This is a predicted structure of a 331-nucleotide part of an RNA (large-subunit ribosomal RNA, domain IV) from Rhodohalobacter sp.
[in-house]
Context: one part of a larger RNA
């Protein structure tokens, strides 16, 4: 100088992207314990007090022993070493116990109870596999596949014009297939020698008959998805409860927003701080929330994120010292 352990005046986050790390707490008994709340928790909340040794007594017990009271001793230090929670407040996000990227990400990602749509009537839909045959299941619709959503209170608005999916068959279109009728090529015959051509067989055309499907008509979004612009207008001014216009399938309800979504933006006020681009409470001018691609809320959880506060520390001001090891010098 490094590594690892230890000790430190005075301060105590002033370090730092961040209290990383370190230090604080730690066990048992008693005593006490807020909001909030799904009444279960929250909670070991939070704060506090005691604990070693000897002697006596008391109670309890089948006993090992557990309790309680008084009286005495020692040390710096009695859970004498070692093992053994820091808490607390306030927000986001997910309810939760769990699951992941073996070897850089443990999460607000994924599951998950729970609700909704949808398919399937059993030789089930689904799936594996050329087939056999399996698998769903020795199950039967309170069963079993697929989708999306994500505990639980409240709730989940408008649009079916595009896409899809169901259903519907009148009219249009339409494959093969089948088909009347026409060219054409061969020749048996006829020729006025130029030709013309039956029937057969062969190429080619072809009216017309022809299912699903598609156009068409409905249905249907907890099905893919979508949910407007100008302009006027109130007796101070601002605004626009209202009124006119255009356009659309319908013009976004309820709820919440500067939000894990706000560009402008360190928005404006309020709180916190001596000083706050983060935080929290409003507010509403949503760049570009919004209702199962859910919405808004929550007790309880969390090695998640973010903000504050107490305690406590060498993170730091600002070092300094010890001890082991390795590095360096010599040999």
């Nucleotide at each position: 100088u490094c590594g690892u352990g230890g000790c430190u005046a005075a301060g105590g986050a002033a370090c730092u992207a961040g209290g990383c790390a370190a230090a604080u707490u730690c066990g048992a008994u008693c005593c006490g314990u807020a909001a909030c709340u799904u009444c279960g928790g929250g909670a070991g909340a939070a704060g506090g007090a005691u604990c070693c040794c000897c002697c006596c007594u008391u109670g309890c017990g089948g006993g090992a022993g557990c309790a309680a009271g008084g009286g005495g001793g020692c040390g710096c230090a009695g859970u004498g070493a070692a093992a053994a929670g820091g808490u607390u407040c306030a927000a986001g996000c997910g309810a939760c116990u769990g699951u992941u990227u073996a070897c850089c990400a443990a999460a607000a990602a994924c599951a998950c109870a729970u609700g909704u749509c949808u398919c399937u009537g059993c030789u089930a839909a689904g799936c594996c596999g050329c087939a056999a045959g399996g698998c769903g299941a020795c199950g039967u619709a309170u069963a079993g596949g697929g989708a999306c959503u994500g505990a639980c209170a409240c709730c989940u608005g408008c649009c079916c014009g595009g896409u899809g999916c169901u259903g519907g068959a009148a009219g249009g279109u339409u494959a093969a297939a089948g088909a009347a009728g026409g060219g054409a090529g061969u020749u048996a015959g006829c020729u006025u020698c130029g030709g013309c051509g039956a029937a057969g067989c062969u190429c080619u055309u072809g009216a017309c008959u022809g299912a699903a499907g598609c156009c068409c008509c409905a249905g249907u979004a907890a099905a893919c998805g979508g949910c407007g612009g100008c302009c006027g207008u109130a007796a101070c001014u601002a605004u626009a409860a209202c009124g006119g216009u255009c356009c659309u399938a319908a013009g976004g309800u309820a709820g919440c927003g500067a939000a894990a979504u706000u560009c402008c933006u360190u928005g404006u006020c309020g709180g916190g701080u001596a000083a706050g681009u983060u935080c929290c409470g409003a507010c509403c001018u949503g760049c570009a929330c919004g209702a199962a691609u859910g919405g808004u809320g929550u007790a309880a959880c969390g090695a998640c994120u973010u903000g504050a506060a107490c305690a406590c520390u060498g993170u730091c001001u600002c070092g300094g010292c010890c001890a082991c090891g390795a590095g360096c010098u010599c040999g």
Rfam family: Bacterial large subunit ribosomal RNA. NCBI's taxonomy places the organism under Bacteria, Pseudomonadati, Balneolota, Balneolia, Rhodohalobacter. RNAcentral holds the full RNA, with entries from ENA.